[in-house]
Predicted 3D model of an 84-nucleotide RNA (c-di-GMP-I riboswitch aptamer) from Deltaproteobacteria bacterium RIFCSPLOWO2_12_FULL_60_19. The sequence was found by an Rfam model in a public genome assembly. The coordinates come from a structure-prediction model, not an experiment, and the mean pLDDT is 87. It matches the Rfam family "c-di-GMP-I riboswitch aptamer". Rfam describes the family as follows. GEMM was predicted in a large-scale screen for bacterial structured RNA regulatory elements.
RNA sequence: UUCCGAUAAGGGCAAACCCCGGGUGACCGGGGGACGCAAAGCCGACGGGUCAGGCAGACAUCGCCUGAUGGCUGGGUUGCCGAA
Numbered sequence: 001u002u003c004c005g006a007u008a009a010g011g012g013c014a015a016a017c018c019c020c021g022g023g024u025g026a027c028c029g030g031g032g033g034a035c036g037c038a039a040a041g042c043c044g045a046c047g048g049g050u051c052a053g054g055c056a057g058a059c060a061u062c063g064c065c066u067g068a069u070g071g072c073u074g075g076g077u078u079g080c081c082g083a084a
Base pairs, nucleotide, nucleotide: 004082005081012037013036017032018031019030020029021028022027035071041077042076043075046074047073048072049069050068051067052066053065054064055063
C1' cells in the first nucleotide's frame, strides 16, 4: 500500500413517525427522533430495478418522453482505525 472488518479506540450518519417549508407527484430541505449502517460519504451527464407525471392506445398490460430514488442494486470515486 492492497485485501479484509474486531465485544478494539475515537467518532460519524440517521429509518419509521411528528412539525415547518418546497413540489402536480414520486420525493426533497430544516428541526425533533433512532430502525439500522464499515462507507447509510459523493456520483441519477454509466447499467439495471422500483416509483411519479405526461402522451398515445380499445379500459388494463405493453410502448415513448420527462422526472424521483445512492438507506434497491451493479459499478465508479474519496475516506477514519488497524486486531485476526